Predicted 3D model of a 107-nucleotide RNA (SAM riboswitch aptamer (S box leader)) from Edaphobacillus lindanitolerans. The organism belongs to Edaphobacillus, within Bacteria. RNAcentral holds the sequence, with entries from Ribocentre.
[in-house]
RNA sequence: CUCUUAUCGAGAGCGGUGGAGGGACGUGCCCGACGAAGCCCGGCAACCGUCACGGAAACGUGAAAUGGUGCCAAAUCACUCAAAGCGCAUGCUUUGGCAGAUGAGAG
Numbered sequence: 001c002u003c004u005u006a007u008c009g010a011g012a013g014c015g016g017u018g019g020a021g022g023g024a025c026g027u028g029c030c031c032g033a034c035g036a037a038g039c040c041c042g043g044c045a046a047c048c049g050u051c052a053c054g055g056a057a058a059c060g061u062g063a064a065a066u067g068g069u070g071c072c073a074a075a076u077c078a079c080u081c082a083a084a085g086c087g088c089a090u091g092c093u094u095u096g097g098c099a100g101a102u103g104a105g106a107g
Stems, first nucleotide, its partner, number of pairs: 001107008013041001015040003021031003026079003042072003047068002050063005076099001081096006
C1' cells in the first nucleotide's frame, strides 16, 4: 500500500509542558491567547489477547484491566453520489453507496 471482516449517536482532565494552529481531503460550519498541534502525566473503552462458565466445534455469556492496539469538542461535526417519500420553495426525512477512522486477519 491492497484485500477481507467487525464497529463508528455512548465514554474519557478546571493537570504539566509548549507556543499557533486544529477538526483526513473539498465545500461549509466550528474549535483555538479564557492557550491549537505535539510531548508527558491522567483518564475512557473493551477490538485482540487473558481468565471463568457453557459447547464436539464454530461460537455465546460474563470478569479483570498486569499485556498489544485504539480513543479522550461537536453523530465519522454536516454535506458531496443514487433511490424513495414529503414540500410552492432554498430544502427536509429515510435507505443504500462512496470516502474515512479503528481493531483483527491475509497478501